[in-house]
Order: sequence, then C1' cells, then structure tokens
RNA sequence: AGUUUAUCCAGAGCAGUGGAGGGUUACAGGCCCUGUGAAACUGCGGCAACCGCCUCAAGUUUUAUCCUAAGAGAUAGGGCGAGAAGGAAUGGUGCCAAUGCCUGCCUAGAGUGUUUGAAGUCUAGGAGCGAUAAUGU
Repeated sequence: AGUUUAUCCAGAGCAGUGGAGGGUUACAGGCCCUGUGAAACUGCGGCAACCGCCUCAAGUUUUAUCCUAAGAGAUAGGGCGAGAAGGAAUGGUGCCAAUGCCUGCCUAGAGUGUUUGAAGUCUAGGAGCGAUAAUGU
C1' cells in the first nucleotide's frame, strides 16, 4: 500500500504545556464544542470493542481400570471446545462530548404541497465513504 471479515445509538477525563481553532479524506448545508482555553504534545487516570488470558460450560475426542457372551455400560483422568455466560486490565491494538453529531447517492412508505408534476419535509432499508480490530498478500 492493498485483501477479506466483523463492529460502529454501550462504555470511559483530569492536570500541565500550548494559544485558535475543532467535531479525522475532502467539499457543501445544518447543528454543536471552544479564551470558563480548540487542535497538538506530555503525565497520570479510566473504558472494555477486537486479539490474547482466566472461570463456567452444551458437546466432542481419548487414556486407564472395572464390568459384559457381545454390543453397550460404569468409575477416574487428559485434549479440544459451541456460547445472547461471567471475570481480570499484568500482554498487543484501540478508545475516553453529542449514533461515525446529522444530512448529501439509491429504494420504499407517510403526510404536506400542487392544475399535473417536481423540489423540499419525515420514517425505514440499502449503497458509498470513513474509523477500529482481526487476518492474508
């Protein structure tokens, strides 16, 4: 840099430096945060989404012994382990205003409007874009 999959209305902030912008592609329209101090950086704290870890666990597999005419079965132990389950926060990432702040494209519906239609509004679904994780190249 790119691939695939999953998730994106849950959760969690103080201090210092800094000094005007921010809401993470960009742009546009809204709305919001911000000199009661934005971005960024640093320190400490926190959250628990993914990987990993621990517990529980349906189930599955296996070993030993016992038992039986045989199949089957019993007892004890080991491996793996689905999951609307629980936990820790010492590991790898991530995150800590508002749904990814909302809308933009497509489809369906509703009511408004209109001569007819369109635009605009609201609701639902989808696409696209983006972010994060895991996983390959």